């Protein structure tokens, strides 16, 4: 300078060719305890990195930008 892959919840991560976003752990309450721990059950937590396009209709498609890994010169 080029190539390619990645950015979703507090952390790890799904999301199967567009149709109102989920899991698991953490943190919250509750149920068991004399009490913690474990263990069940439950709630609730997301402008899908950003800006613009296509679309009735984007987390997903194109286009631009930022950050991050890795190659290759």
């Nucleotide at each position: 300078g080029c190539c390619a892959c990645c950015u979703u919840a507090g952390c790890u991560c799904a999301g199967u060719u567009g149709g109102u976003a989920g899991a698991g752990c953490a943190g919250c309450a509750c149920u068991u305890u004399c009490g913690u721990a474990a263990a069940g059950u439950g709630a609730a937590g997301g402008u899908c990195c950003c800006c613009g396009g296509u679309u009735c209709a984007a987390a997903u498609c194109c286009g631009g930008g930022a950050g991050g890994u890795g190659g290759c010169u």
Model confidence (mean pLDDT): 82 of 100. Predicted 3D model of a 73-nucleotide RNA (transfer RNA) from a bacterium. Its Rfam family is "tRNA".